[in-house]
Predicted 3D model of a 263-nucleotide RNA (Bacterial large signal recognition particle RNA) from a Dehalococcoidia bacterium. Rfam family: Bacterial large signal recognition particle RNA. Gene Ontology terms of the family: signal recognition particle, plasma membrane targeting and SRP-dependent cotranslational protein targeting to membrane, signal sequence recognition.
RNA sequence: UCGUGCUAAGCGGGGAGCCAGCGGUGCCCUGUACCCGCAAGCCGCUAUAGCGGGGCCGAAUUCCCACUCGAGGUUGGUGUACCUGGGAACUGGCUGCGCCGGGCAGCGUUGAGGGCCUGGUCCUACGCGGCGGAGCACUGUGAACCCCGUCAGGUCCGGAAGGAAGCAGCGGUAAGCAGCACGUUUCGGGUGCCGUAGGGUCACCGGGCCGGAGCCAGCCAGCGACGUUAAGCCUAAGGGCCCGAUCGACAGUGGGUGCACGA
Numbered sequence: 001u002c003g004u005g006c007u008a009a010g011c012g013g014g015g016a017g018c019c020a021g022c023g024g025u026g027c028c029c030u031g032u033a034c035c036c037g038c039a040a041g042c043c044g045c046u047a048u049a050g051c052g053g054g055g056c057c058g059a060a061u062u063c064c065c066a067c068u069c070g071a072g073g074u075u076g077g078u079g080u081a082c083c084u085g086g087g088a089a090c091u092g093g094c095u096g097c098g099c100c101g102g103g104c105a106g107c108g109u110u111g112a113g114g115g116c117c118u119g120g121u122c123c124u125a126c127g128c129g130g131c132g133g134a135g136c137a138c139u140g141u142g143a144a145c146c147c148c149g150u151c152a153g154g155u156c157c158g159g160a161a162g163g164a165a166g167c168a169g170c171g172g173u174a175a176g177c178a179g180c181a182c183g184u185u186u187c188g189g190g191u192g193c194c195g196u197a198g199g200g201u202c203a204c205c206g207g208g209c210c211g212g213a214g215c216c217a218g219c220c221a222g223c224g225a226c227g228u229u230a231a232g233c234c235u236a237a238g239g240g241c242c243c244g245a246u247c248g249a250c251a252g253u254g255g256g257u258g259c260a261c262g263a
Stems, first nucleotide, its partner, number of pairs: 001263006010056002012030004020046005034054005063256006072247006079241002082239003085235003090232002092229003097224003102220003106215002114210008122199006128192002131188006138179004147172004155164003
């Protein structure tokens, strides 16, 4: 120097949390690097810190150490105010409300605001009309007999002359039924640009008189107080960013590390 065979080591690692502590199962980040059994208010150990069993590889690209880089996690802050959130004293915006009467519009000497008088709308009574109901009146119909008149035929009385009762028919009527434009009596009202009288008078509509210049508050403006909004403002729970602390995978660089046999 080369070959062969062994052994140590290795066959993932890290973070937070839990734990007296160390690991594991579980969560998260990297990454692809054996199998079986146990395991979360748990499983197994004791600074030599998973336990039990099996397998692969094996002295170096694979193991160990140092440095560099650095995914990612945890944590501190009199940090920032970027996002989300919370707040509403102040400024601002907005809806409506109140006041005012500067501007606009509108009304006004064909007479404003104000005052007075009087009618109507309203209520009561009476009247008139109308609508509706009922009654009467009118017309028609309407009684086998127990309504009236006239009573053919027939019946009865009489010797006769002549009388009597009386059905049907005809005429008329009662109760009833029907019609009913007009007429009349009475009742009623969600009846009337009606009349008369009285009542009432807050409001509305109208007429007249006095008087002599404003009225109005629709819009804009101004002022005020609520409410609302959250642009300015305050806050800083969550997230982001910043400053620090801590742990740190993968990767890179460098160094280190056995045994036996044979050539």